[in-house]
Molecule: RNase P RNA; transfer RNA
Organism: soil metagenome
RNA sequence: AGUGAGUCGGGCGAUCGCUGCGUAACUGCGGAGGAAAGUCCGGGCUCCAUAGGGCAGGAUGGCCGUUAACGGCGGCGCGGAGUGAUCCGCGGAAAGUGGCACAGAAAACAGACCGCCCGUCAGGGCAAGGGUGAAAUGGCGGGGUAAGAGCCCACCGGCGCGCGAGUGAUCGCGCGCGCAUGCCAAACCCCAUCCGGAGCAAGACCAAAUAGGAGGGAUGAACGGCCCGUUCGCAAUUCCUCGGGUAUGGUCGCUCGAGCCGGCGCGCAAGCGCAGGCCCAGAUGAAUGAUCGCCACCGUGAGGGGACAGAACCCGGCUUACAGGCUCACU
RNA sequence: GCCGGAGUAGCUCAGCUGGUAGAGCAGCUGAUUUGUAAUCAGCUGGUCGGGGGUUCGAUUCCCUUCUCCGGCU
Numbered sequence: 001a002g003u004g005a006g007u008c009g010g011g012c013g014a015u016c017g018c019u020g021c022g023u024a025a026c027u028g029c030g031g032a033g034g035a036a037a038g039u040c041c042g043g044g045c046u047c048c049a050u051a052g053g054g055c056a057g058g059a060u061g062g063c064c065g066u067u068a069a070c071g072g073c074g075g076c077g078c079g080g081a082g083u084g085a086u087c088c089g090c091g092g093a094a095a096g097u098g099g100c101a102c103a104g105a106a107a108a109c110a111g112a113c114c115g116c117c118c119g120u121c122a123g124g125g126c127a128a129g130g131g132u133g134a135a136a137u138g139g140c141g142g143g144g145u146a147a148g149a150g151c152c153c154a155c156c157g158g159c160g161c162g163c164g165a166g167u168g169a170u171c172g173c174g175c176g177c178g179c180a181u182g183c184c185a186a187a188c189c190c191c192a193u194c195c196g197g198a199g200c201a202a203g204a205c206c207a208a209a210u211a212g213g214a215g216g217g218a219u220g221a222a223c224g225g226c227c228c229g230u231u232c233g234c235a236a237u238u239c240c241u242c243g244g245g246u247a248u249g250g251u252c253g254c255u256c257g258a259g260c261c262g263g264c265g266c267g268c269a270a271g272c273g274c275a276g277g278c279c280c281a282g283a284u285g286a287a288u289g290a291u292c293g294c295c296a297c298c299g300u301g302a303g304g305g306g307a308c309a310g311a312a313c314c315c316g317g318c319u320u321a322c323a324g325g326c327u328c329a330c331u
Numbered sequence: 332g333c334c335g336g337a338g339u340a341g342c343u344c345a346g347c348u349g350g351u352a353g354a355g356c357a358g359c360u361g362a363u364u365u366g367u368a369a370u371c372a373g374c375u376g377g378u379c380g381g382g383g384g385u386u387c388g389a390u391u392c393c394c395u396u397c398u399c400c401g402g403c404u
Stems, first nucleotide, its partner, number of pairs: 001331008010295007018031005033308001037319002040317005045199004052228004057195005062076005077090005091190002096188002098184003113130002115126004138156002141153003157179001158177008203252004213242007220232004259278003263274004297305002332403007341356004350387001358374005380396005
């Protein structure tokens, strides 16, 4: 000068409050975050049927592992960038459909503007060079030819087959094919794998009020995209409109959980296992605050300042925001 | 808290199986009129909310973010 990873996000004390739990009471204990955020993924939980089959729809996409699960994470493979630490990308374009503006002769079953060659002309051969473009039909060299061309040859690239290594992606070696197959799938699509839907305002219970309300429709009804199918029923079920009640009633769900801390063992790692210790918000118009003192930081004459942001059922990730620091590894 | 929708000219909206963005109103200039309005002709005006990616090329496709709007017993 860089690259990658982790971590802190003021501390202690006093006083006055707010809130949850415990107590007969005095009073005791607990009380926002690394992202509580965005709601972008995944899972638990609850109801719809203990969510079953197919279609539609959606998601993912090198391989192997990890996990409750994932689009996360770890390791490995291949390609690209960089001197390097390191970073970025990833199924199929020889199944089909479609697109490739302008320019250019031609943008893909082919074709020839300038040009080169043969020929008196008519006409024919060619694709090396020029020019256009984001992209032009393997590349460089040699031979060959009228001029040329994988037409032939060596090397590189590509494709196919075989053998070997590896769980696999893939890699190595050998043989064959002059080369057929331009780019785009974050275009439709194909292949493989996964996904039922809704969400704690889910859902359950209690109390009060009312209503066994009025009118109209369907004949099976319900299962929240459709079909199968399943369940309920044979006289009830159900839909719509009007009217009434509730949300300015209460309780549960509600916080002990894929939990946290350090230790040991297995594994390259993500992670897994074992024993020990700990209890760490649970409110609902919604608490988690204010003041003072000392210390630490920035700044300094003094005064002063402190980022992003605040739980709302819970958890694992991702992404985004963040004053000011600190630590480790590597180039 | 949970779920859904929309950002394009000063305003209201098109355009989205990718090819370089338009319409109406508004504004400005000219014509018409004695003058104004109306009418006619022309012109101006856009980081397509911001950033990144895919692609030769993005308003359009993908990701992320910001703002606004709607619904819930």